Notes
A computed fold for a 71-nucleotide RNA from a Microcaldota archaeon, annotated as transfer RNA. RNAcentral records the identical sequence in 3 taxa.

[in-house]
């Protein structure tokens, strides 16, 4: 070089075009003599750019970037 698969909160992950869940982690408050665990509550994301479409995390080119195969 060519090909395939993938990119979604600090982390891991779910979304077949129609309000982005969920685990964890953090902050708070509850419980407790305290810590631990535990229960409630809140914060936080759709790699970059375009095109499609009323409507894109999703479909489509192009870029980065990880991984695996082949030269």
């Nucleotide at each position: 070089g060519c090909g395939g698969c993938c990119g979604u909160a600090g982390u891991c992950u779910a979304g077949c075009g129609g309000u982005a869940g969920g685990a964890u982690u953090c902050u708070a408050g509850g419980u407790u003599g305290c810590c631990a665990a535990u229960c409630u509550a809140g914060c936080g994301a759709c790699c970059c750019g375009g095109g499609u479409u009323c409507a894109a995390a999703u479909c489509c080119c192009g870029g980065c970037g990880g991984c695996c195969g082949c030269a």
About this RNA: Model confidence (mean pLDDT): 84 of 100. Rfam family: tRNA. From the family's description: Transfer RNA (tRNA) molecules are approximately 80 nucleotides in length. It is annotated as a transfer RNA. The source organism's lineage runs through Archaea, Nanobdellati and Microcaldota.